[in-house]
Context: one part of a larger RNA
């Protein structure tokens, strides 16, 4: 390489959009590029192969034959693929009218309990913290309690194996703008589809830049304990961060550790939407056939098939080095070998 694979053994890009490319529904006609048939030419000789012959045999060698493959010419076939023309509606899409569910997104406005701080009142010796303590706070009046104010972050109950989103993710309430989905009913377009290297967009948290903000929490740091030690676990403090705006970063056990699309293959069950159907579209839990080393999966497949993409090929070295590229940096992407077992 071929082959075999990718839930857990190595292996599905974090997710989507999408050019090239690959693949592509059903019918009629034409064509004859692919395809198939026949036949001509060519593919030097030697070698290989088959049959004979020559050295006593063999190796070696001489003569003759032939198949298959490639390229090309001619004549034909027309099922399939391609191409051209026409016509179709089951894939896909559009529109109208009809509804509909939702933490989908962006912006604005309003609200709530609680923590903290401040002000004022009451009030007096403790509070806090722990396994036990201590550091710490407190007679300059704390803790507790009452009233008021400020400020930041968050959004109890409802709440659900529930909903929405491509994924990341999304939850107080209202408003505006806005994307998508599903169902049902018609009408229209007429294969317009699927996948997608390169490319582009989005992408938790942490981190970075600039400007704000800073209640609680809290890397770092300081102190108190514990301990043989304690650069920890526990306690008292506490900076960055966490929040907002603008930009960067581009990674995660980015997980269903399961790429996307289509078709087919027992049932039962929970629940959401629709409208009442026998359904359709989601979300769960079991389970048959089948699959799987097993665990398990099982119409939301890891079953049966087709198409396209990505990826794997013993462990370590190593996601390292070098180079290139992106980034302000941190680092990211790509990604070896020697050697060793």
């Nucleotide at each position: 390489c071929u082959g075999g694979g990718c839930g857990u053994a190595a292996a599905g890009c974090g997710u989507c959009u999408g050019c090239a490319g690959g693949u592509g529904g059903a019918c009629c006609g034409a064509u004859a590029a692919g395809u198939c048939u026949a036949u001509g030419g060519u593919u030097a000789a030697a070698g290989a192969u088959c049959a004979a012959g020559g050295c006593u045999c063999a190796a070696c060698u001489u003569u003759g034959g032939g198949a298959g493959g490639g390229c090309u010419g001619u004549a034909g076939a027309a099922a399939c693929u391609g191409u051209c023309g026409g016509a179709c509606u089951a894939g896909g899409g559009u529109a109208u009218a009809u509804a509909u569910a939702a933490g989908g997104g962006u912006a604005g406005a309003g609200g709530g309990a609680a923590u903290u701080u401040c002000u004022a009142g009451u009030g007096u010796a403790g509070c806090g913290g722990u396994g036990a303590a201590a550091u710490g706070c407190g007679u300059a009046g704390a803790u507790a309690u009452u009233a008021g104010a400020a400020g930041g972050a968050c959004c109890a109950c409802c709440a659900g194996u529930g909903g929405c989103g491509a994924a990341g993710g999304c939850a107080c309430u209202c408003u505006a703008c806005u994307a998508g989905g599903c169902a049902a009913u018609u009408a229209c377009c007429g294969a317009c589809a699927c996948u997608c290297a390169u490319a582009g967009a989005c992408g938790a948290g942490a981190g970075c830049u600039a400007g704000g903000g800073g209640a609680g929490c809290g890397a770092a740091a300081g102190g108190g304990a514990u301990u043989a030690g304690a650069u920890a676990c526990c306690c008292c403090u506490g900076u960055a961060a966490u929040c907002c705006u603008a930009g960067c970063c581009g990674u995660a056990a980015a997980c269903g550790a399961u790429g996307g699309a289509u078709a087919c293959u027992a049932g039962a069950u929970u629940u959401u939407g629709u409208u009442u159907a026998u359904g359709c579209a989601g979300c769960u839990u079991c389970g048959u056939a089948g699959c799987u080393u097993a665990c398990g999966c099982a119409u939301u497949a890891a079953g049966u098939a087709u198409c396209c993409c990505g990826c794997c090929u013993g462990g370590g070295u190593a996601g390292u080095a070098c180079g290139c590229u992106c980034g302000c940096a941190a680092g990211g992407g790509u990604g070896a070998a020697a050697c060793u077992c």